[in-house]
RNA sequence: AAACUGGAGGGUUUGAUCCUGGCUCAGAACGAACGCUGGCGGCGUGCCUAACACAUGCAAGUCGUACGAGAAACCGGGACUUCGGUUCCGGGAGUAAAGUGGCGCACGGGUGAGUAACGCGUAGGUAAUCUACCCUUGGGUCUGGAAUAACCCGCCGAAAGGCGUGCUAAUACCGGAUAAAAUCCUUCGGAGGGAUCCGGCGGAUCAAAGGUGGCCUCUCCAUGGAUGCUACUGCCUGAGGAUGAGCCUGCGUCCCAUUAGCUUGUUGGUAGGGUAAUGGCCUACCAAGGCUACGAUAGGUAGCUGGUCUGAGAGGAUGAUCAGCCACACUGGGACUGGAACACGGUCCAGACUCCUACGGGAGGCAGCAGUGAGGAAUAUUGCGCAAUGGGGGAAACCCUGACGCAGCGACGCCGCGUGGGUGAAGAAGGCCUUCGGGUCGUAAAGCCCUGUCUGGAGGGAAGAACUUCUCAAUGGAAUAAUACCUGUUGAGAUUGACGGUACCUCUGGAGGAAGCACCGGCUAACUCCGUGCCAGCAGCCGCGGUAAUACGGAGGGUGCGAGCGUUGUUCGGAAUUACUGGGCGUAAAGGGGAUGUAGGCGGUUUGUUAAGUCAGAUGUGAAAGCCCACGGCUCAACCGUGGAAGUGCAUCUGAAACUGGCAGACUUGAGUACCGGAGAGGGAAGUGGAAUUCCUGGUGUAGGGGUGAAAUCCAUAGAUAUCAGGAGGAACACCGGUGGCGAAGGCGACUUCCUGGACGGAUACUGACGCUGAGAUCCGAAAGCGUGGGGAGCAAACAGGAUUAGAUACCCUGGUAGUCCACGCCCUAAACGAUGGGCACUAGGUGCAGGGGGUGUUGACCCCUCCUGUGCCGCAGCUAACGCAUUAAGUGCCCCGCCUGGGGAGUACGGCCGCAAGGUUGAAACUCAAAGGAAUUGACGGGGGCCCGCACAAGCGGUGGAGCAUGUGGUUUAAUUCGACGCAACGCGAAGAACCUUACCUGGGCUUGACAUCCCGGGAACUCUGUGGAAACACGGGGGUGCCCCUUCGGGGGAACCUGGUGACAGGUGCUGCAUGGCUGUCGUCAGCUCGUGUCGUGAGAUGUUGGGUUAAGUCCCGCAACGAGCGCAACCCUUGCCUUUAGUUGCCAUCAUUAAGUUGGGCACUCUAGAGGGACUGCCGGUGCUAAACCGGAGGAAGGUGGGGAUGACGUCAAGUCCUCAUGGCCCUUAUGCCCAGGGCUACACACGUGCUACAAUGGUCGGUACAAAGGGCAGCGAACUCGCGAGAGCAAGCAAAUCCCCAAAAGCCGAUCUCAGUUCGGAUCGAAGUCUGCAACUCGACUUCGUGAAGGUGGAAUCGCUAGUAAUCCCGGAUCAGCAUGCCGGGGUGAAUACGUUCCCGGGCCUUGUACACACCGCCCGUCACACCACGAAAGUUGGCUGUACCAGAAGUCGUUGGGCUAACCCGCAAGGGAGGCAGGCGCCCAAGGUAUGGUCAGUGAUUGGGGUGAAGUCGUAACAAGGUAGCCGUAGGGGAACCUGCGGCUGGAUCACCUCCUUU
Repeated sequence: AAACUGGAGGGUUUGAUCCUGGCUCAGAACGAACGCUGGCGGCGUGCCUAACACAUGCAAGUCGUACGAGAAACCGGGACUUCGGUUCCGGGAGUAAAGUGGCGCACGGGUGAGUAACGCGUAGGUAAUCUACCCUUGGGUCUGGAAUAACCCGCCGAAAGGCGUGCUAAUACCGGAUAAAAUCCUUCGGAGGGAUCCGGCGGAUCAAAGGUGGCCUCUCCAUGGAUGCUACUGCCUGAGGAUGAGCCUGCGUCCCAUUAGCUUGUUGGUAGGGUAAUGGCCUACCAAGGCUACGAUAGGUAGCUGGUCUGAGAGGAUGAUCAGCCACACUGGGACUGGAACACGGUCCAGACUCCUACGGGAGGCAGCAGUGAGGAAUAUUGCGCAAUGGGGGAAACCCUGACGCAGCGACGCCGCGUGGGUGAAGAAGGCCUUCGGGUCGUAAAGCCCUGUCUGGAGGGAAGAACUUCUCAAUGGAAUAAUACCUGUUGAGAUUGACGGUACCUCUGGAGGAAGCACCGGCUAACUCCGUGCCAGCAGCCGCGGUAAUACGGAGGGUGCGAGCGUUGUUCGGAAUUACUGGGCGUAAAGGGGAUGUAGGCGGUUUGUUAAGUCAGAUGUGAAAGCCCACGGCUCAACCGUGGAAGUGCAUCUGAAACUGGCAGACUUGAGUACCGGAGAGGGAAGUGGAAUUCCUGGUGUAGGGGUGAAAUCCAUAGAUAUCAGGAGGAACACCGGUGGCGAAGGCGACUUCCUGGACGGAUACUGACGCUGAGAUCCGAAAGCGUGGGGAGCAAACAGGAUUAGAUACCCUGGUAGUCCACGCCCUAAACGAUGGGCACUAGGUGCAGGGGGUGUUGACCCCUCCUGUGCCGCAGCUAACGCAUUAAGUGCCCCGCCUGGGGAGUACGGCCGCAAGGUUGAAACUCAAAGGAAUUGACGGGGGCCCGCACAAGCGGUGGAGCAUGUGGUUUAAUUCGACGCAACGCGAAGAACCUUACCUGGGCUUGACAUCCCGGGAACUCUGUGGAAACACGGGGGUGCCCCUUCGGGGGAACCUGGUGACAGGUGCUGCAUGGCUGUCGUCAGCUCGUGUCGUGAGAUGUUGGGUUAAGUCCCGCAACGAGCGCAACCCUUGCCUUUAGUUGCCAUCAUUAAGUUGGGCACUCUAGAGGGACUGCCGGUGCUAAACCGGAGGAAGGUGGGGAUGACGUCAAGUCCUCAUGGCCCUUAUGCCCAGGGCUACACACGUGCUACAAUGGUCGGUACAAAGGGCAGCGAACUCGCGAGAGCAAGCAAAUCCCCAAAAGCCGAUCUCAGUUCGGAUCGAAGUCUGCAACUCGACUUCGUGAAGGUGGAAUCGCUAGUAAUCCCGGAUCAGCAUGCCGGGGUGAAUACGUUCCCGGGCCUUGUACACACCGCCCGUCACACCACGAAAGUUGGCUGUACCAGAAGUCGUUGGGCUAACCCGCAAGGGAGGCAGGCGCCCAAGGUAUGGUCAGUGAUUGGGGUGAAGUCGUAACAAGGUAGCCGUAGGGGAACCUGCGGCUGGAUCACCUCCUUU
């Protein structure tokens, strides 16, 4: 401060980020529907579909104060009577029903089919009009006439109805009179631009109806009544008003241009007709116009508006209820009546449908209120009342009113109320969860104390009622003799309520009768358990579910709303996602291929004028309701009332004149013209030239040439290639040549001439806005392609051959035709690109190049400064999502054009236009997806690049792969062959040792609180000896034995170990899941990396540091640097080994002394050795290189030199790597068995395949004999000497040794000697036979060893592949663990002891930097097309079916109009009459015309054998096109070819990697 108050975002593309962009959600609303649920009331609201069809009832009548006529039942009375009844009178009653006439029926009520239109809205016009009833007002209402319905009679028909004769009334009908301000004609005046209007004179023409009440003054009849008077009402004629309506106009009013031309009453005129009225509204004639890109015509859709919903608004959507307008009334057509209709409950005709029928004919129209059927997801009672409001008729009473007022049904909506309140912890029971402690439902319940709304019962009880009428009283008016009567007003009384005994009030009873629905992964408030196991299911989007699901289903708990809650549908919002407010177009979708120019849009400086735009004020309008505000009424609210505000609009008037526009004038700066000058592959034509290729001729010359990665096809002894000379012909113009020039773009390159366009510089003069842009239109437009005719050297689609290859319709090679060239004519597209439309202006600079000019200066040329134009690069501000752009803008502004709106389908289909064709241009939809994209980031990857390392290659040595055997694995087999490990990183691995045991497997026999643990109860000491059965486990027995501690009444009782029986809690599981886990381990890899804090940069992901220059084994160190530091890794510290010193000498050692067979002993501890402590090596020193540094190279010294050798040590992480069978552990599973015990068997199988080894194939060897030298280990249920026996394995006996003492213990290769002599052997030892030894309860399956005999394969190993860089490889022995026994394996030890490394191109692995990427499950990635299968929508198609519609013709109902009218005819006229006339009617004819028919088109839709492509679909086929240089860079246009992706030719583009060069730029 009355009417002003308001704007939120989220999810989803990625490994992550920013952007673009779609999809989706949260909100509000609804005439709704569906699901679950449901206590009460108020106010609203309710066929959105079939304008589908309708049974039944009701929805429009009324007036006797316009008129004539007029019952009956029944009651009463009389008469007659055959006692059945008949008849008359009165009442019923001037009633009912019907008729004539008047008014109404055109309102009210319904519906939205049609209509894209003056239909609606708004503002106007009507000087082009009408208006019943109503109001005001002037005048009038005189005089005659003829009919007709009802009714009576007769007739036809089933009915509906109809016909004829006769009677009768009127406010029905007709004639006459009179009449004006009405109408017409003439004339005059005024107004107006005019049509015309207004006023005046004159002339002509046109009216009427009575009714009712009262009265008797006048007149007539004469108590009284009337034709008289009076009041009221009606009628006629004018004028005015009000209301309503007709017509006209400006503006506004949906979609499609894949509808571009439409129109013959069409456009206008003249005349006439018609209408209330203008008008081609209609007719005749004349003219040839009219509409259209500012969207005509055609098509589709639709009633319009106030409003309603939404929205901050601007907008968008909508048009239920209420209100205004329109249209319609079964479908189509027509008129009549009337003030008004072409009429919802009227009429005629045609059609469809339904019903009745006596078959001849008739009847009907709910889109009124109820109601029925049908349709549909879906929408109510065949209710009450005229009490109120309103309407019709009437003078009124009153009648009618499905309008309306009420009630009923429906949570359909909005609003209000309730379902209780307080207290109450033992935190009850119960449910659920649990870490087993508890937590939670939860003060919730129960209990205690209260309250009384709603519902129930009882009682009381409104307002809505004002009228009208009647009675009484008062009073006014006219008339009257009158106070009566009549009429009006006021007051009093009486009378009227459907709802309804309702609202409301009081009493009463009693917490008693009254809560659900959805959701709980994120968005989005709300979490756990169980079940399920990619199943069942959920889902708005993202997405959940494959054994631990907060996402499915259930439960507990929670959250939200609440008599409702959810779902579905629709609209707006969010969506700035059509952007006016308020978007974009370099790369995301989007600039037209380029120009000229029409319409249109926009437009320089200045003066005057105008007032269209613009601005201001005023007036009118913008209906009511609604929205908003204030106040008020229902207890509140919803709802309603009163008043206001608003209604941003339109129209008119007045004003302003800055700006825009118009008009007139001026100007020169925009634009242009003239003059001078130079530059240029600008265009067209004609001519000329040289180099080269090819071909031809001739010469020389001889065997090859050519081609490729390598080859071949091919050419060549018929002489090629090569070379020389000559000739022919066509095409293209090297060098110059350049981010140089020119052109609008495409494009243009030898030279000369001719013709010709444009730009630029300079200096003057002139024109005077002449400008910019540009839809359509027109012209130009690379390459390919097409037509006709030429030409054809080279090149080269197609094609052929040769290669390559799995294939090779390709890449490579040899050939080769169209074509490439010319002329003329088409085509009209490109990555036609700067992916950037044109014009103008403004906004730091620097530096090149090209053209022209000026200045300084000079004899001149440079240099330097400067102006204009063009063309590059760098860069500030600014912009941008970023990349980048940046005076040549992608910056800042203005003007104009083009274009975009998710991806796919698709630049496709259909249609149109163009083209000879190829095809171009314009250009959709169904369906489908939740993305598709841009830029940048980090990784990973590349048959990208650079740098570097590793036994990675190379250089070497020795192996494996071939043999036999051992061992492990696969496979197979089996009752079982237990299980695990599977590229490197499984396979002599777990297993450092399976005959039983182990053992987990199989068969069989047994046990069930269990072989093992804890608790409880009973019994017994423990323990020990022994029998029977049995394979054993086990079962059933017998004997011995009474301990320890405490108490004791001495009987005994209790307790601890141990044994045994029993109950249940529980044990047990090498059962499953290593993809639920811990721990441990492997691997990349002992590779040099992996990170953090702070700071800085970037919108951000991220970057920087960590990159760079050097160096290193090393992110090792140094230098530099927007970084400065730090951590985990590297290195060092640890162990071992190599040298020395020192300490200590037993079991070790022995130089000196003594001694012995012997370091045996004494002695000694010097040495060796042992094992403690130290030293030593640090690039410390010198020289060189290097940047002065780090460091590297060389040297000295030293036992050792640049990490001395070896080991231990394994960053962040990767592989869902390995292990549930070491152990631990969640979950699941078994529980007289998946647990436990036992015997036997198996793990040892054997056609095969692979890995790892051993032994060999021999002479650098085998065999025999002799002989020398270790280290490191182990040993008491042990190692076991010496001695004896045995050929031997070994046995017997037995010393020593818990070990520097004893033993294992012999080291072997080696050395010396002998023999073998190249062979399947004196090599090799498998296999087999026999006999033994040892271990062990036991060597059959299934141990090792010994002796004798036997004597296999094998003669150095294909493709391929492994290890090793020095005390290493190779080779030789020794020891140990496991272990009763068993070693070619494993782990250790020492002996002997090499070769080679030029080097980093290549293979493999790795590190750093950089680059590309469509990869991120990260190249074992991604991904394209054909083919095959399933489903879906669409196109084409011989046709076929239907809707709408055009044209031509036929036909022609009803009806208006015209014409005729010989038939018929009351009113008026003539006539005495008959009759005639006027007029009218029937009938006939004609124009128009609905339905219908024929023919032929157009268009839309449905359907269609077959056919075409498209889309979708976990694991189909073929290939590998694209993404990296994607392995032939890719892509665009075009042409040809091919199973397919595609390939090839020609031209173009960079949106191509890599290397080199040129130019330019930056820095020095």

About this RNA
Small-subunit ribosomal RNA from a Deltaproteobacteria bacterium, 1564 nucleotides, folded computationally. The RNAcentral record of the sequence draws on ENA and SILVA. The organism belongs to Myxococcia, within Bacteria. Its mean pLDDT, the model's own confidence on a scale to 100, is 84. Rfam family: Bacterial small subunit ribosomal RNA.